Model confidence (mean pLDDT): 75 of 100. Bacterial RNase P class A from Fibrobacter succinogenes, 346 nucleotides, folded computationally.
RNA sequence: GGAUGGCCGCCGGCUUCACGGCUGGAGGAAAGUCCGGGCACCGCAGGGCAUGAUGCUGGAUAACGUCCAGGCGCGGAAACGCGACAGAAAGUGCAACAGAGAAUAGACCGCCCGCAGCAAUGCGGGUAAGGGUGAAACGGCGAGGUAAGAGCUCACCGCACGACUGGUGACAGGAGUGGCUAGGUAAACCUCAUCCGGUGCAAGACCAAGCAGGAUUCCGUCCGCAAGGACCUGGUGCGGCCCGUGCCAGCUGGAUAUCCGGGUAGGUCGCUUGAGGCGGUCGGUAACGAUUCGUCCAGAGAGAUGGUCAUCGCUCCUCAAGGAGUACAGAACCCGGCUUAUAACU
Repeated sequence: GGAUGGCCGCCGGCUUCACGGCUGGAGGAAAGUCCGGGCACCGCAGGGCAUGAUGCUGGAUAACGUCCAGGCGCGGAAACGCGACAGAAAGUGCAACAGAGAAUAGACCGCCCGCAGCAAUGCGGGUAAGGGUGAAACGGCGAGGUAAGAGCUCACCGCACGACUGGUGACAGGAGUGGCUAGGUAAACCUCAUCCGGUGCAAGACCAAGCAGGAUUCCGUCCGCAAGGACCUGGUGCGGCCCGUGCCAGCUGGAUAUCCGGGUAGGUCGCUUGAGGCGGUCGGUAACGAUUCGUCCAGAGAGAUGGUCAUCGCUCCUCAAGGAGUACAGAACCCGGCUUAUAACU
């Protein structure tokens, strides 16, 4: 990681009674969802186990498995690049092929000694210095030593420990001591240290129709908007009986209204001004930080952010006129990383 303009559209905001007007509208990766955080809800006395991740030092950061600077190792002539870069003297395992032998070393060839034999050679022993195999063969090299050899002894180098010195530290240098020990492999099991509760904005918060549930109220009939009035049936009190009158019921049901909690549809919020981006200034080797300076900032229906034409730019083809191409890809809660994709340019 294209620019400008015309025309036709799409989504949001402001404004208008309306027509309309003004204004904002994808990325470096918006992708993968692999790490880390914010935020939200749920869980949680404390401790342990398991699983997983990480693993030199110092710093940056909200945090990181990321980044910066450094140390060490490896590669490279260099610039520079790469490294899960703790532990192999806790234990277990593994090492194809080749080779005599692959971890309590080992005798195939060779060398030396002894015995047998005329000899060729055979048998026994010693030997890891030489050859051969292998990714790897149990310090290197020289001298002494020896039958031949061997850290068997010695010097140097390496190795282990290491006073002391430098450095915040990783680490570097290293007087001296030891006497060759302790081969490789832990993105094999394992051990050690550090870290980690779960689910993700369809999180979640608020409001809340209809239906269902619960509570309260009311309900014999008629009239009346209502207040109230008239009347019916049954039981019962007063009473010897009737009338009258008082009370109760006419309710295994139903009605209307109010209220209640939960909560569906639906609506609102979360939602985008934030650990913000860019530029400037200041601090820092840098990552990064500060800033009272300037400027910019999509947000939904899971749905918009487009199309077309012209001119220019860039790349390629062509003698030229001219022609062809211009990638990967599309926000959905928000950030920091990593990884992957990408025409062209650097």
The model forms 92% of the base pairs in the Rfam consensus.